[in-house]
C1' cells in the first nucleotide's frame, strides 16, 4: 500500500413467565414540533428510535360455581432465554493475508 475480516446500540422471529385490553387502550399507518442513539476514537444523513400535539383506519368473544374465574382473542406491554440481521456513509484504529 492492496485485499479480506471481526466487533455496538438496536431491530425482528420463536419459547417461557408475569401483566394490560376485550366498556378498545395498545399495535400498525400518517402530519407537525422537540429530543436521543448509532462498533475502539472522530464526524454523521433525506435513515433509526423516543416524547408531545393532531389525523385517517380499526377488532372476538365464549363458558362457568359470575364482586370473580377459566378458555380464547389483540400485527398488545415488560422480563429472561435462544436464533437471525446489524455502524446509511466517511476518516482513523484492530485482526489475518500479500
Nucleotide at each position: 500500500u492492496g485485499c479480506a475480516g471481526a466487533g455496538u446500540a438496536g431491530a425482528c422471529a420463536c419459547a417461557u413467565g408475569c401483566g394490560c385490553g376485550u366498556u378498545a387502550a395498545g399495535u400498525g399507518c400518517u402530519g407537525c414540533c422537540u429530543g436521543a442513539a448509532c462498533a475502539g476514537g472522530g464526524a454523521g444523513u433525506u435513515g433509526u428510535c423516543a416524547g408531545g400535539c393532531g389525523g385517517a383506519c380499526g377488532a372476538a368473544a365464549a363458558g362457568a360455581u359470575u364482586u370473580u374465574c377459566u378458555u380464547g382473542c389483540g400485527g398488545u406491554g415488560c422480563a429472561u432465554g435462544c436464533g437471525u440481521c446489524g455502524c446509511a456513509u466517511c476518516c482513523c484504529g484492530c485482526u489475518g493475508c500479500a